[in-house]
RNA sequence: GGAUCUUUAGCUCAGUUGGUUAGAGCAUCCGGCUCAUAACCGGACGGCCUGGGGUUCGAGUCCCUAAAGGUCCA
Numbered sequence: 001g002g003a004u005c006u007u008u009a010g011c012u013c014a015g016u017u018g019g020u021u022a023g024a025g026c027a028u029c030c031g032g033c034u035c036a037u038a039a040c041c042g043g044a045c046g047g048c049c050u051g052g053g054g055u056u057c058g059a060g061u062c063c064c065u066a067a068a069g070g071u072c073c074a
Stems, first nucleotide, its partner, number of pairs: 001073007010026004019057001028044005050066005
């Protein structure tokens, strides 16, 4: 330098042909259970989806561009 993939909650990820309110597990906090701890059960908290632009009545999702990271080639 070229090709390709990824970027959504503190972490790991899902998100269906573009459509009503963006979800799960772990973590954290609260409660239950227990003599107590762990485990287990219930609940709460937490994200305008990497930045910018475009298409559309409507974008996490489609297009362009930038950035960061991974893989391959040179």
Molecule: transfer RNA
Organism: Clostridium cellulovorans 743B